[in-house]
Context: one part of a larger RNA
RNA sequence: CUGGGCGUAAAGGGCGCGUAGGCGGUUUACACAGUCAGAUGUGAAAUUCCAGGGCUUAACCUUGGGGCUGCAUUUGAUACGUGUAGACUAGAGUGUGAGAGAGGGUUGUGGAAUUCCCAGUGUAGAGGGUGAAAUUCGUAGAUAUUGGGAAGAACACCGGUGGCGAAGGCGGCAACCUGGCUCAUUACUGACGCUGAGGCGCGAAAGCGUGGGGAGCAAAACAGGAUUUAGAUACCCUGGGUAGUCCACGCUGUAAACGAUGUGUGCUGGAUGUUGGGUAACUUAGUUACUCAGUGUCGAAGCUAACGCGCUAAGCACACCGCCUGGGGAGUACGGCCGCAAGGUUGAAACUC
Numbered sequence: 001c002u003g004g005g006c007g008u009a010a011a012g013g014g015c016g017c018g019u020a021g022g023c024g025g026u027u028u029a030c031a032c033a034g035u036c037a038g039a040u041g042u043g044a045a046a047u048u049c050c051a052g053g054g055c056u057u058a059a060c061c062u063u064g065g066g067g068c069u070g071c072a073u074u075u076g077a078u079a080c081g082u083g084u085a086g087a088c089u090a091g092a093g094u095g096u097g098a099g100a101g102a103g104g105g106u107u108g109u110g111g112a113a114u115u116c117c118c119a120g121u122g123u124a125g126a127g128g129g130u131g132a133a134a135u136u137c138g139u140a141g142a143u144a145u146u147g148g149g150a151a152g153a154a155c156a157c158c159g160g161u162g163g164c165g166a167a168g169g170c171g172g173c174a175a176c177c178u179g180g181c182u183c184a185u186u187a188c189u190g191a192c193g194c195u196g197a198g199g200c201g202c203g204a205a206a207g208c209g210u211g212g213g214g215a216g217c218a219a220a221a222c223a224g225g226a227u228u229u230a231g232a233u234a235c236c237c238u239g240g241g242u243a244g245u246c247c248a249c250g251c252u253g254u255a256a257a258c259g260a261u262g263u264g265u266g267c268u269g270g271a272u273g274u275u276g277g278g279u280a281a282c283u284u285a286g287u288u289a290c291u292c293a294g295u296g297u298c299g300a301a302g303c304u305a306a307c308g309c310g311c312u313a314a315g316c317a318c319a320c321c322g323c324c325u326g327g328g329g330a331g332u333a334c335g336g337c338c339g340c341a342a343g344g345u346u347g348a349a350a351c352u353c
Stems, first nucleotide, its partner, number of pairs: 003325004007307002012321001014202004021195003025088008034080001035077008049065006091192001092189003095185005103178007110155001114151008125137002163170002207251006216245002222240001223238003262320006270298013302309002326353003335346004
C1' cells in the first nucleotide's frame, strides 16, 4: 500500500465538546484546474512482444512492426463533481404553547435506626459465634425496659427489565440557581449539516496532599481467640481496631468504565407489555383506534461459525473516526510525555512454541 475484519475467536477509544481534514439536501444559470472525448508533440537506443533474416541449430546477432498504459499543448463535451451567483424547505436550528423526570449545584430541614452519655425500674445472667468452641460484658448492677440528651452516616415503604443523564452515575423533604429532553403548532432562518486526527473538558472505586469530621462498617494493617499443621506470621471467629469510608479544596485518570456491540442518517413483515405526550371516535369517572418519543419481551425476512441478533439489528446501505493482524516474552524493557507518590500513557526486541 492492498485485503479481510472488530457482541462471545485478536480488535469500538470510558464519555463528551470541538480544530484541521473527510463527506454532504432540492433546484436554476454561468464557468471549468476534477472527469470524459479528439488532435498534435514527446515518450532516445538497447530490453520485452510479433513477423522475417544470418551463423549447420540454439544461445547470440540482425531487419521491420507493435508497444512504451505517461506527460505537455490544444480543440471540444458539461451528466456527475467543483466554483460563483440566485431560489427552495423535506435536514438542522429558532419562536410559541404544553409536559415528565433519583439530571447537576448550594442552603436548610425531617423521621426511623445505630452507638455513646445521664437518670429510673429490676435482677443474675447476657450477648455472640462455630464443624465444635473460645476470646467479650455483667453483683463496681449488665442484658431487658422507660424517660432525657449528644453525634455522625444512610434515606425503609413508594420502587417498577419505572425515570433522568454523554458516560461515570443519580433516590427522604423544601427553597433557590441551573443543563438537557419530549409532544403539539408550522410562525421564522434557509443547508446553517454529519463525523472528527491533534486539542480541551468530564470521568466509579481505591489511592495521594492540606484541613476538618468520625456514629456504624471494616476480607487493608494491627491485636486477641480457636482450629489445622512439620510450622500457620493464613483459611474460621471476635463483645477489639488504625487508615479508609463522610466534608471542603487540590491531585490521580484507571475499571468486566459492559449492551464486552463507536457516532450519525435512510430503508426493511408482525405480536405483546410498559413510561411520557398528542389526535380522533364513543355506550366520556373511562374505553377503543391511530400517532410521536423512550424502555422491555417474542419473533417474518435477512444475517451469523454457532450461540444468537432481529425497526433499540449483529438485516440492507452510505459518511467519518478508533482499533485488530498467531501464542508466550509483555502491556514488560528503553526513551518521551504526565504525576507529590502510587503509577498512568505511548510502546518494542532478542528468544521461544
The prediction has a mean pLDDT of 84. The part of an RNA shown here (small-subunit ribosomal RNA, central domain) has 353 nucleotides and comes from an uncultured bacterium. Rfam family: Bacterial small subunit ribosomal RNA.